[in-house]
Molecule: TPP riboswitch aptamer (THI element)
Organism: Desulfobaculum bizertense DSM 18034
RNA sequence: GGAAAGUGCUAGGGGGGCCGCGUAAGGCGGCUGAGAUGGAACCGCGUUCCGACCCUUUGAACCUGACGCAGCUCACACUGCCGGAGGGAAGCCGACUCUGCCAGUA
Numbered sequence: 001g002g003a004a005a006g007u008g009c010u011a012g013g014g015g016g017g018c019c020g021c022g023u024a025a026g027g028c029g030g031c032u033g034a035g036a037u038g039g040a041a042c043c044g045c046g047u048u049c050c051g052a053c054c055c056u057u058u059g060a061a062c063c064u065g066a067c068g069c070a071g072c073u074c075a076c077a078c079u080g081c082c083g084g085a086g087g088g089a090a091g092c093c094g095a096c097u098c099u100g101c102c103a104g105u106a
Stems, first nucleotide, its partner, number of pairs: 001099003006093001008092003011056004017031005038050005062087003068081004
């Protein structure tokens, strides 16, 4: 000087589906999932803030194409395709770790 472990620090990004019931309230139960609205406010059915969870360029977190195509399913999910296609949020610190170079000493 470089790399790098990490519940590290700070900052940022993201989603909330399907089925049944239903008094229609993201109310109750179930399924998949890391997460499927836990808290608050406004509001009037969606929006904002916080929390949990996942992800942050080594980027399939998530979005678009897409109400996509094939299999399967009541449906979502799942598998394959689309497809490493197009987008997508980062800086720092850094060991009892690894390592390059230089110097000193023996």